[in-house]
RNA sequence: GACCGGCGAGGCGAUGGAGUUCGCCUGUAUUGCCUUCGGGGCUGAUGACUCCUUUCAUCCG
Numbered sequence: 001g002a003c004c005g006g007c008g009a010g011g012c013g014a015u016g017g018a019g020u021u022c023g024c025c026u027g028u029a030u031u032g033c034c035u036u037c038g039g040g041g042c043u044g045a046u047g048a049c050u051c052c053u054u055u056c057a058u059c060c061g
Base pairs, nucleotide, nucleotide: 009026010025011024012023013022016052017051018050019049020048021047032042033041034040
């Protein structure tokens, strides 16, 4: 120095924040789908659950 393992801590899971939980990563985790590939088309603020915020649709006042 490289590799492996353990511990600790941290990070990540297609568009913001927080809590819980699951999985993954140690920088290798992550950056959706369709397409005639055209300055084309579509869904969602969650990995999952709950709350808040932004946006959109419908109805009522």
Record summary: This is a predicted structure of a 61-nucleotide RNA (Fluoride riboswitch aptamer (crcB RNA motif)) from a Hyphomicrobiales bacterium. Lineage of the source: Bacteria > Pseudomonadati > Pseudomonadota > Alphaproteobacteria > Hyphomicrobiales. The prediction has a mean pLDDT of 78. The sequence was found by an Rfam model in a public genome assembly.